This is a predicted structure of a 75-nucleotide RNA (c-di-GMP-I-GGC riboswitch aptamer) from an uncultured Rubrobacteraceae bacterium. The coordinates come from a structure-prediction model, not an experiment, and the mean pLDDT is 88.
[in-house]
Formats: sequence, C1' cells, structure tokens
RNA sequence: CACGACAAAGGCAAACCCGUCGCGAGGCGGGGACGCAAAGCCACGGGCCUCUACGAGGCGGCCGGGCUGCCGAAA
Repeated sequence: CACGACAAAGGCAAACCCGUCGCGAGGCGGGGACGCAAAGCCACGGGCCUCUACGAGGCGGCCGGGCUGCCGAAA
C1' cells in the first nucleotide's frame, strides 16, 4: 500500500415511538437496535425523492469518486 478475523478496545445506529423544525422530501434531540470497517465528512457524476416544478430543495444507511481516521490475525 492493500486486506478485514467467531481478535481486543472503542464507535455509529435502520424500522418504530416521543418532542421539535420544515408545505414536503426530510433535519435535529431523546428512547430503541436492523445492521455497519469508514453507517466519519463532502451533493462532484449517476440514482431515488419533494415542492408552488422557471427553478429551488432532500437523501452520504443506493452506487461511484474525493478527503480524513481506530485496531492488527491470516492470505
């Protein structure tokens, strides 16, 4: 560099419920765990979704790409 174990330590948190913001997709906080080795960050390309559809937005837990990062068995 790459890889990812019935390893160790730690981390995140889907659905659902409550509160709150938003027309909405959804965001944030709390509870809760289906899962995750980048499920950390960025809307750059594709995709999906919303609106009053010119256009303005949402999803990073859909894929690709970029940046950063914990641990260390085997091949």